[in-house]
Context: one part of a larger RNA
RNA sequence: UGUUAUCUGAGAGGAAGGACCAUCCAGUACGAGAGGAACGAUGGAUCGGCGCCUCUGGUCUACCAGUUAUCCGACAGGGUAAGCUGGGCAGCUACGCGCCAAGGGAUAAGAGCUGAAAGCAUCUAAGCUCGAAGCCUACCUCAAAAAGAGAUAGCAUUGACUCGAAUAAAAGAUUCGUUUGAUGGGACAGGUGUGUAAGAUUCAAGGUUCGCCGAGAAUUUCAGCACGCUGUUUCCAAUCGU
Numbered sequence: 001u002g003u004u005a006u007c008u009g010a011g012a013g014g015a016a017g018g019a020c021c022a023u024c025c026a027g028u029a030c031g032a033g034a035g036g037a038a039c040g041a042u043g044g045a046u047c048g049g050c051g052c053c054u055c056u057g058g059u060c061u062a063c064c065a066g067u068u069a070u071c072c073g074a075c076a077g078g079g080u081a082a083g084c085u086g087g088g089c090a091g092c093u094a095c096g097c098g099c100c101a102a103g104g105g106a107u108a109a110g111a112g113c114u115g116a117a118a119g120c121a122u123c124u125a126a127g128c129u130c131g132a133a134g135c136c137u138a139c140c141u142c143a144a145a146a147a148g149a150g151a152u153a154g155c156a157u158u159g160a161c162u163c164g165a166a167u168a169a170a171a172g173a174u175u176c177g178u179u180u181g182a183u184g185g186g187a188c189a190g191g192u193g194u195g196u197a198a199g200a201u202u203c204a205a206g207g208u209u210c211g212c213c214g215a216g217a218a219u220u221u222c223a224g225c226a227c228g229c230u231g232u233u234u235c236c237a238a239u240c241g242u
Base pairs, nucleotide, nucleotide: 002155003154004153005152006151007150011142012141013140014139017047018046020044021043022042023041024040030035048100049099050098051097052096056094057093058092059091063087064086065085066084067083068081069080070079071078072077089228103137104136105135110130111129112128113127160242161241163177164176165175166174183237184236185235186233187232188231189230190229191227192226193225194224199220200219201218202217203216206213207212
């Protein structure tokens, strides 16, 4: 036990916490003095656990720039040495950030109450109250294959496949979307990274065969290039179907 959704929680797992320091209590109680607590409260650091990436740091062979050798005849733009160097968003991370109490119940050793056997005494024999970082809970996770196999609600097409994808990902699975659409790509805008592109113009160290050649600089130019981000837009693809 048609199917979808939501639950219960028998049971299982966890160590999710550990010890420490300081301040207040308090120079108080106590003590002749010297000295000198505790209950309780607050804050901190450290080890461990879980999570996260706003900040800080790392990485970042997405990306941008500089530069060496060589090749594409030169320029421009590139290839190779996953060359070397300076940066670097997202992502992933720690050296960064957040959280990790209290309480309840039954007890151990122990402390007691009442109380006989045993006219007394006795915490115990009947009865009762306390009492631990330990036990059961509390907290987190899984969990109806728990065979006593559970419950509630909805539906009569749900669902599955195909198709576009990512908060998911080895394959399955999971989570979204599928024109009643912003799901992915493109375009555009923003933001971010690098650091001022090519070409042109004007200068110019130096060299010169006196014709010119020319590293470099300034302006055009917070440019050019790029984007795993955010948004807008149906231009393209989620058509049609089983």
Predicted 3D model of a 242-nucleotide part of an RNA (large-subunit ribosomal RNA, domain VI) from a Candidatus Woesearchaeota archaeon. Its mean pLDDT, the model's own confidence on a scale to 100, is 82.